RNAcentral holds the full RNA, with entries from SILVA.
Predicted 3D model of a 526-nucleotide part of an RNA (large-subunit ribosomal RNA, domain I) from a fermentation metagenome.
Model confidence (mean pLDDT): 83 of 100.
Context: one part of a larger RNA
């Protein structure tokens, strides 16, 4: 010095657990904010740093309902208290809410400084306080807006790495991201629509198929439809004009008519009729149902079995619409909370059969007419782009520039023409099926179990960085603190003795305690 045993130290694997996360289903809600949000700042308790609660009325008022013995948050103490005249504690309405912040009297380096107008208060004239009130937009006032908030929606803008094995058409992608708006959804929607030659179909919006089909494509990489069909959900409607009325000098305003592929309105004619059920919307009550506390809720005993504890084993009963779960000194239907059922609301909240006004429809119908109307700088056209699954062309949109017809009209069927089909632009509204989850409740999981799960078993802390930003680590004594009085070394630290306890190599550097690393001791060896 090396090897082996044995026992220890360090260290913190692993086993077990679970407070915390992670996906999803269900329902609910989908906003909050000048009545000042969302986020803050300083603040308040008898002792109060922190976090949580609250706000100078401040660990809290106040009314209502629940509840039924303790309470004065986590969170111990010590002090003072509260409470069957119902407290803490639970819902629901309110009261008060300092200062920043859209911040809005002005200003301002967020939580600060300084007004201005009224009324008040201090002997109050200066002074100090206290209430009110004074920002901009839009609107004539009434009143409206503004700022914030996962993700879904629409819309204006819009990359680039990247692939094409380079790289420019193209691709990534209309993604990212900026920005502007809007709802619980949103956008989209009642044919100038597809279709095929037929007795078609009948708004949108999602879904499966059609189909990785037909196309697009330096025909490279790639993109990538529709038509139909099956399925979810279904809903249709109002203006504008033409003519009349009222007002007006007009121009037009209102009010009536009228809303369609033919159809309106006007005159003529010829029937009908003189307004009722009924039916949609809208306003305001409304049974009732639901949401936000809650309540009743079955049924087990013994044992001299174990063991520190029985709920474990042994005997022997019970309820069960309830044998789901979780707690209780190990493993409990019958201990405790529950659970199955049953039931519950003074207030607020959703929804609401049905009631009442009042609107709308119901309310005209053939026939005739070369009488008016039926969305104009519009449709097209040219050249320019953009979207269409399409990089050329129909179609759609835009931007210049030109520039219609008018129902004897006009638009499209993938150049273009002509016959045939088929719709009728240039006005507007429309629930459902469809998206999405910060946020409430309930439930599940061949999801995870402390280097895993969310970055955080709480932390966006500590810490980094001017700043934007970036960001950790860190869980378990025991059943129960019975957390180790008292003696002893020691200046403490820390240990040895007592005691506690099932267990103290469970003693707070605390369940378990690998293995690297450091010892001790013994044996073999060199």
């Nucleotide at each position: 010095g090396g090897c082996a045993u044995a026992c220890g130290g360090u260290g913190g694997a692993u086993g077990c657990c679970c407070a915390g996360g992670c996906a999803c289903c269900g329902a609910g809600a989908g906003g909050c904010g000048a009545a000042g949000a969302a986020g803050g700042a300083c603040g308040c308790a008898g002792c109060g740093a922190g976090c949580g609660g609250c706000g100078a009325a401040a660990c809290g008022c106040u009314c209502c309902g629940g509840g039924g013995a303790g309470c004065u948050g986590c969170a111990a103490g010590c002090g003072a208290g509260c409470a069957u005249u119902g407290a803490u504690c639970c819902g629901g309405a309110g009261a008060u809410a300092u200062c920043c912040g859209a911040a809005u009297g002005g200003g301002g380096g967020a939580a600060c400084c300084c007004g201005g107008u009224g009324a008040g208060a201090g002997a109050g004239a200066a002074c100090u306080c206290u209430c009110a009130u004074c920002a901009c937009c839009c609107g004539a006032a009434a009143g409206g807006g503004a700022g914030c908030g996962a993700a879904c929606c629409g819309a204006g803008g819009g990359a680039a790495c990247u692939g094409a094995a380079a790289c420019a058409u193209c691709u990534a992608a209309g993604u990212a991201c900026c920005c502007c708006g809007a709802g619980g959804a949103a956008g989209a929607g009642a044919a100038a629509u597809c279709a095929a030659a037929a007795c078609g179909a009948g708004a949108u919006u999602u879904u499966c198929c059609a189909a990785g089909u037909a196309g697009c494509g330096g025909c490279g990489a790639g993109c990538g439809a529709a038509c139909g069909g099956g399925g979810a959900a279904u809903a249709g409607c109002c203006c504008a004009a033409a003519c009349c009325a009222u007002a007006g000098a007009a121009a037009u305003a209102u009010g009536g008519g009228g809303u369609u592929g033919u159809g309106g309105c006007c005159a003529u004619a010829u029937c009908a009729a003189u307004a009722a059920a009924g039916c949609a919307g809208u306003a305001u009550c409304a049974a009732g149902u639901u949401u936000c506390a809650g309540g009743g809720g079955a049924a087990c005993g013994g044992g001299a079995c174990u063991g520190g504890a029985a709920a474990g084993c042994c005997c022997g009963g019970c309820c069960a619409u309830a044998g789901g779960a979780a707690g209780u000194g190990a493993a409990a239907g019958c201990c405790u909370u529950g659970u199955a059922c049953c039931u519950g609301a003074a207030a607020a909240g959703a929804u609401g059969a049905g009631a009442u006004a009042g609107u709308g429809u119901g309310a005209g119908a053939u026939a005739u007419g070369a009488g008016c109307c039926a969305g104009a700088g519009u449709a097209c056209u040219g050249c320019g782009g953009g979207a269409c699954a399409c990089g050329c062309c129909a179609c759609c949109c835009c931007g210049c520039a030109g520039g219609a017809a008018g129902c004897a009209g006009g638009g499209a069927g993938g150049a273009c023409c002509a016959c045939c089909u088929u719709c009728c632009a240039a006005g507007g509204c429309u629930a459902a099926a469809u998206a999405c989850u910060a946020c409430u409740c309930g439930g599940u999981g061949a999801c995870c179990g402390a280097u895993a799960g969310c970055g955080u078993a709480u932390a966006g802390u500590a810490c980094c960085g001017u700043g934007a930003g970036g960001g950790a680590a860190a869980g378990g004594u025991g059943a129960a603190a019975a957390g180790g009085a008292c003696c002893c070394c020691g200046g403490a630290a820390g240990g040895g003795g007592a005691g506690u306890g099932a267990a103290a190599u469970a003693g707070a550097a605390c369940c378990u305690g690998a293995a690297a690393c450091c010892g001790u001791a013994u044996g073999c060896u060199u």